[in-house]
Context: one part of a larger RNA
Order: sequence, then structure tokens, then C1' cells
RNA sequence: CUGGGCGUAAAGGGUGCGCAGGCGGCACGGCACGUUCGCGCUGAAAUCCCACGGCUUAACCGUGGGGCGCGUGCGAAUACGGCCGAGCUCGAGGCAUGGAGAGGAUAGGGGAACUCCUGGUGUAGUGGUGAAAUGCGUAGAGAUCAGGAAGAACAUCCGUGGCGCAAGCGCCUAUCUGGCCAUGACCUGACGCUGAGGCACGAAAGCGUGGGGAGCGAACCGGAUUAGAUACCCGGGUAGUCCACGCUGUAAACGAUGUCGACUCGGUGUGUGGUGCGCGUUUUGCGCGCGCUGCGUGCCUUAGCUCACGCGGGAAGUCGACCGCCUGGGGACUACGAGCGCAAGCUUAAAACUC
Repeated sequence: CUGGGCGUAAAGGGUGCGCAGGCGGCACGGCACGUUCGCGCUGAAAUCCCACGGCUUAACCGUGGGGCGCGUGCGAAUACGGCCGAGCUCGAGGCAUGGAGAGGAUAGGGGAACUCCUGGUGUAGUGGUGAAAUGCGUAGAGAUCAGGAAGAACAUCCGUGGCGCAAGCGCCUAUCUGGCCAUGACCUGACGCUGAGGCACGAAAGCGUGGGGAGCGAACCGGAUUAGAUACCCGGGUAGUCCACGCUGUAAACGAUGUCGACUCGGUGUGUGGUGCGCGUUUUGCGCGCGCUGCGUGCCUUAGCUCACGCGGGAAGUCGACCGCCUGGGGACUACGAGCGCAAGCUUAAAACUC
């Protein structure tokens, strides 16, 4: 220096950007740093390997031979890697023309429903359950009609549909704005991949300050159920859920499957482009069908892989580059220390002991 692994057994970082580092397309010339070869020096003895020999054998010992990472001087080689020079276009990026989309932010607007308020009609119940009761109601409830207020969420369309790096995104309109795809092959000419640290984003709950509060609803209070019922069911209900700004930084953050690239039978849906043919409408065009082709999203499967389940061109197949991680169960997503946080806590992370 070297093992085997990571969908479900232990193991992929929540996600992205990216410094260092590692790795890097095609072809030419040069250098000779790595690399390879030769010669010299060095490489003590013992040890190691081989042969022979000495103790009755062996261990042990003796003699001879061989070998020994590496270092250094000189010379040679130039395939591969490196460096220098000068190129290429298929990787990457740009440009042009089109395209789809709940991608993001801000402002304005809309209707349905729930609740509350005011008024009208109207009278004894209503509500709720397995059955009830608490609750509400003759101070007029529930029902119904009209008007008003407020907050939150956007039915149908809605689809193993779409978009986003992930978290996530769904009423309408406007403004600002990110990414993606196709076609052309016009421009640059390897500008690339990955990425320890680092930085940024990051559901819900939670925290700080201020606002808001319709419905729902931890805690809490009642009513039931029950042996009990700190629950499940019912009536209430505070925080919260909503907004602004700041913090927290976690998750079954899941495809339990890191990112990038190359290669490897087919079949069948679907979304969105390009293109050819046919048909309908035939006005540029639009719609339908069939074929080819690109990107995405599902299902079934060949080879292959897998203990199996299953995966199967979006691989868990065959390979390469780089990162992260695992190494029996418990103790322990813990203690201590450190960093971060207002706190809650988060990140990093043992040992004794025990099976």
C1' cells in the first nucleotide's frame, strides 16, 4: 500500500452553488518531470531463499551462492501521463427562430361555502350519537328570506398530467423574473466533470416583535364510554394555523436508489416539440390518423444483475470520474468537549458495562 459493501440486511449527505484537491475529448510538434531500459557507486553482519556440510535427528550452527524497497552519477528510449507551443469540433457554452408549463416574487380583482351581526317571516324545539348527555332555544333558537362584516382556502377543469435542484407549486389579471425543450449548425474553441471545507436554499412544528383571527384546533373544561378512560365518540376551547420582518435547520427531507458521462433487445400508454404522408375543415392555419425523430413521465419485458423480492436504456445491466457513508445488537440519533441557537434544541460524537 492492499478488502467487501451502501433499493428492502449496517450504509447515499435534505437540496444546490462552488474555492482547494482528484480526474479530463481529437490530432501535430517540442522538452524529457513522471515512466521504461543499460552501466557505475551504494545497499555492513545477522535475518530470507538455494546448495553442501557439523552436532545420533531437528531446532541450532558453519561455508559458498543468490536476493534486498530505495538513493545517487552517467547514457539511452518517448508509447502513456505531465509541461510548453500551435491547431480541431463531436464535450461545454453562446447566438438565432419557435414551444409547453400550479417555476418564483409583487400588486390588484372574483365567486361559492362556513361563521358572526342587523332586520323580516315563524314556533318549539334544535343539535349530537351505537344509544345518549353536556350544549343552544319562549330574553324567540333551529328553519327560511334580505342586507352587511370578516378571515382563510380556491370545488368542477384535475390526469401513475405539468413545473421546480430539493423543500415545494393549483381561482383570475397585470408587472418583474429563473429554468427547460426543439430546430438551425452561425459563433467561441476543452472554456469540462466531481467537489473535503465553505456559502445559499430548506415541509411541518417551534421561538422573537408587531398585526390578524372566519373555520379548524394541541393544551385545557365539560358530556359520554369503561373496572378505570389523564383516550378513541360528543359539546366547548387557548396557543397555533394566516400576514410582515427576523430566528430555528430538522423529517419515513423516500425512488428508503449521490452527481456526471459512455454503451446495451423489444412492446404499450401519456405530456410536449420537430418532420414526412394520408384524411377532414380546406384562409395563413386548425383538427384527426399513421410513420420517423428529440426531451420528459408511467406500465410490461430480453440479455444481464439480485439471497430473494425485484431492477431491467430514467438500471439495481456493462464500464469510467469524483464525493458521501457502513464495519454485530444494546448502552447511544446518548455522556463529555466543541461549534451554532433567544430558547426549545441542532451538528459533531465516545466509553465502561452487557448479550